The part of an RNA shown here (large-subunit ribosomal RNA, domain VI) has 240 nucleotides and comes from a Thermoprotei archaeon.
The source organism's lineage runs through Archaea, Thermoproteati, Thermoproteota and Thermoprotei.
Its mean pLDDT, the model's own confidence on a scale to 100, is 84.
It matches the Rfam family "Archaeal large subunit ribosomal RNA".
Context: one part of a larger RNA
């Protein structure tokens, strides 16, 4: 920037791209069809699994340099030591988890036929017609209107739009979305859920020490405590 007046909203669908799908086992067919017997299928239908692809995070498990708890060395007491080691973990991201991967149409190869003549027969072809493959196009997803034949509809003619400013369902920056007091956007505060795993102090008890005056690891209650949250709700207290 162009699509002949801006801006928004929903479309459409030339065109483009994917492989989004493949395998296997079992039951039934069926001890059937074939075969002297031995031995012994498919077509159809139905369950399961494993691989592949896309989504997801309830459950499982993994990761979590948010966050709790033990514990150890030095410090100049903020720290450093691999997050110091060690044991747990929300949310997020993840797989070992979990959901989905259906069905079907057209026209065809190689084949398989039908009617049939050239050639009074025969012959699938020559004329016509009928079927045939995980391939081919479509159906299904992903882009897509700059397809120059530059498309359609709807709405407005008000400011839409952008800038600012709080931000995240978004992110390398631009872009995207969402909110800006007619307000729950974010922090903060409350509580809800979750997480470690019973703080500190004070009280009783105590192994052991012991100058006999004391000291004390550790236990127990107070105590499902303390202390923390990326998630949810409420609350305009800050800031839009």
């Nucleotide at each position: 920037u162009g699509u002949u007046g801006a801006c928004a909203a929903u479309c459409u669908g030339a065109c483009a791209g994917g492989a989004a799908g493949g395998g296997a086992g079992c039951c039934u067919u069926a001890g059937u069809a074939c075969g002297a017997g031995a031995g012994g299928a498919a077509c159809a239908g139905g369950c399961u699994c494993c691989c592949g692809c896309g989504g997801c995070c309830u459950c499982u498990g993994g990761u979590g340099u948010a966050c709790c708890g033990g514990u150890c060395g030095u410090g100049a007491a903020u720290g450093c030591g691999c997050c110091g080691c060690c044991g747990g973990g929300u949310a997020g991201c993840c797989a070992c988890g979990c959901c989905g991967u259906c069905a079907c149409g057209g026209a065809u190869a190689a084949g398989a036929g039908c009617u049939g003549a050239a050639a009074g027969c025969a012959u699938c072809u020559a004329a016509g017609c009928u079927c045939g493959a995980a391939g081919c196009c479509g159906u299904u997803c992903u882009g897509a209107a700059a397809a120059a034949g530059a498309g359609a509809u709807u709405g407005u003619c008000a400011u839409u739009g952008g800038u600012g400013c709080g931000g995240a369902u978004a992110g390398a920056a631009g872009a995207u979305c969402c909110g800006c007091u007619u307000g729950a956007u974010a922090g903060g505060a409350g509580g809800g859920g979750g997480g470690u795993g019973u703080a500190a102090g004070c009280a009783c008890c105590g192994a052991g020490c012991u100058u006999c005056g004391g000291c004390g690891a550790g236990g127990u209650g107070u105590u499902c405590a303390g202390c923390c949250c990326a998630c949810c709700c409420u609350u305009a207290c800050u800031a839009a």